[in-house]
RNA sequence: CGAAAUAGCUCAGUGGGUAGAGCAACGCACUCGUAACGCGUAGGUCACAGGUUCGAACCCUGCUUUCGGC
Numbered sequence: 001c002g003a004a005a006u007a008g009c010u011c012a013g014u015g016g017g018u019a020g021a022g023c024a025a026c027g028c029a030c031u032c033g034u035a036a037c038g039c040g041u042a043g044g045u046c047a048c049a050g051g052u053u054c055g056a057a058c059c060c061u062g063c064u065u066u067c068g069g070c
Stems, first nucleotide, its partner, number of pairs: 001068005008023004017054001025041004048062004
């Protein structure tokens, strides 16, 4: 100097307008039974603190951590 921080994990969402997917967890169904497949449920102070705005994951400032470059 640059990038990243969003669900237990991996990541979308960066034209400001009710936060999502896959996997994992749980329940149901199926099966002689287990797994797989199918259906459903739950799970988030969007790292943290301020600001702008009617409204911020998204814009601005600061700060912390991680990665990379010099």
The RNA shown here (transfer RNA) has 70 nucleotides and comes from uncultured Granulicatella sp. The organism belongs to Granulicatella, within Bacteria.